[in-house]
Context: one part of a larger RNA
RNA sequence: CUGGCCGUAAAGUGCAAGUAUGCGGACCGUUAAGUCGGAUGUGAAAGCCUGGGGCUCAACCCCAGAACUGCCUUCCAUACGGGCGGUCUUGAGUAUGGUAGAUGUUGGUGGAACUCCGAGUGUAGAGGUGAAAUUCGUAGAUAUUCGGAAGAACACCAGUGGCGAAGGCGUGCAACUGGACCAUUACUGACUCUGAGGUGAGAAAGCGUGGGGAGCAAACAGGAUUAGAUACGCUGGUAGUCCACGCUGUAAACGAUGAGAGCUAGCCGUUGGGGUGCAUGCACAUCAGUGGAGCAGCUAACGCGUUAAGCUCUCCGCCUGGGGAGUACGGUCGCAAGAUUAAAACUC
Numbered sequence: 001c002u003g004g005c006c007g008u009a010a011a012g013u014g015c016a017a018g019u020a021u022g023c024g025g026a027c028c029g030u031u032a033a034g035u036c037g038g039a040u041g042u043g044a045a046a047g048c049c050u051g052g053g054g055c056u057c058a059a060c061c062c063c064a065g066a067a068c069u070g071c072c073u074u075c076c077a078u079a080c081g082g083g084c085g086g087u088c089u090u091g092a093g094u095a096u097g098g099u100a101g102a103u104g105u106u107g108g109u110g111g112a113a114c115u116c117c118g119a120g121u122g123u124a125g126a127g128g129u130g131a132a133a134u135u136c137g138u139a140g141a142u143a144u145u146c147g148g149a150a151g152a153a154c155a156c157c158a159g160u161g162g163c164g165a166a167g168g169c170g171u172g173c174a175a176c177u178g179g180a181c182c183a184u185u186a187c188u189g190a191c192u193c194u195g196a197g198g199u200g201a202g203a204a205a206g207c208g209u210g211g212g213g214a215g216c217a218a219a220c221a222g223g224a225u226u227a228g229a230u231a232c233g234c235u236g237g238u239a240g241u242c243c244a245c246g247c248u249g250u251a252a253a254c255g256a257u258g259a260g261a262g263c264u265a266g267c268c269g270u271u272g273g274g275g276u277g278c279a280u281g282c283a284c285a286u287c288a289g290u291g292g293a294g295c296a297g298c299u300a301a302c303g304c305g306u307u308a309a310g311c312u313c314u315c316c317g318c319c320u321g322g323g324g325a326g327u328a329c330g331g332u333c334g335c336a337a338g339a340u341u342a343a344a345a346c347u348c
Stems, first nucleotide, its partner, number of pairs: 004319001006317001007302002012316001015200002022193001025088007034080001035077001037075003041071002049065006091191001092188003095184005104176004110154001115149007125136002162169002206247006215241002220236003258315006267292007275284004297304002321348003330341004
């Protein structure tokens, strides 16, 4: 090289746009570098192979042929792929008219609750637990009523509902804003797909600077439990959780399932859109999503099954026994924590 795989056995980069590369729709013409065929030249000898021959045989040696699958030049062919030229509309995009949406950013806003502060009523307990205690309370707690402050999160609606590439997104309002879908089939005319490197966005925790701090709560303290209790349950409580800016760049970043395209039974729900019929919520067909069971097929089985893990094509990533180890060393990045790239000895 050939070859087998990647839902759960090892293996899909967590995600996106995109450079190089690779691949690429229908028809016509042209070219003939790829491709196919013929011919010339060359492809040293020895060796290998085949057929003969010589040493008594063999090894060995000699002769002839074949082969040397390659390269150069030239001629021919033109289906396929390539180049060039032209045409097209189904891929892709644009336009016009609509639709749904927790898409994003910024700024205001509302009510419930918790906590704290002030005041009133009121009196001896309250908290908490399996039971207690630490704790709070006669300096008036708990309970209850009124007023005020502050921060954080948004009950019901709420839905295998919606939106987003993923991470993720939920009070209500406004401004700005990205994307999607449907209809019309008007325009462009292959403009496509993938994507090594590089780039960007990326939960939580963590880090830096400055704010903020109600509740919760690593660490920590106390009281319990226990043989012990560096825990579980209790009372407190600081970082943090929140905001702005900067860094980190990882997750069971999961559908443990890369992206794109075509083809292959139907059935039942649900979200968004338009159409037709009947005429007022149903039927029929349709496009885009999201679920359930299931035929063919696939699978080691489980299961998957038009949202494929089926049948095919293109491009990328990745795997090769367990441990050592996602570690050491080196490089790159980072303030650090660490991230990333990534072995070997040894051992079973």